[in-house]
Molecule: c-di-GMP-I riboswitch aptamer
Organism: Clostridiales bacterium
RNA sequence: GUAAGUUUUUGGCAAACCAACCGAAAGGUUGGGACGCAAAGUCAGGAGUCUAAAGCAUAGAAACAUGCUAUGACCGUCCGAUUGCGAAC
Numbered sequence: 001g002u003a004a005g006u007u008u009u010u011g012g013c014a015a016a017c018c019a020a021c022c023g024a025a026a027g028g029u030u031g032g033g034a035c036g037c038a039a040a041g042u043c044a045g046g047a048g049u050c051u052a053a054a055g056c057a058u059a060g061a062a063a064c065a066u067g068c069u070a071u072g073a074c075c076g077u078c079c080g081a082u083u084g085c086g087a088a089c
């Protein structure tokens, strides 16, 4: 110096919930708030999960309804890529 593990300083992030806004929804943003996290920093590359506006199909006179389907979403679901971290063993 590099890689991995454990402990851990100064710090960092922020689950659920609440309020406002955006969105068809999943969900996201901001503020409050802390369940937790050594990458709970970043990236939808691989899988997985969630939603179904539009579209298609069924049924029906029609409306309504049911099913299928991401181009939508989740990185705090996992893997991967990439960047970073004071001290000790």
Stems, first nucleotide, its partner, number of pairs: 005089004012037002017032006035076001041082003045079003048074003055068004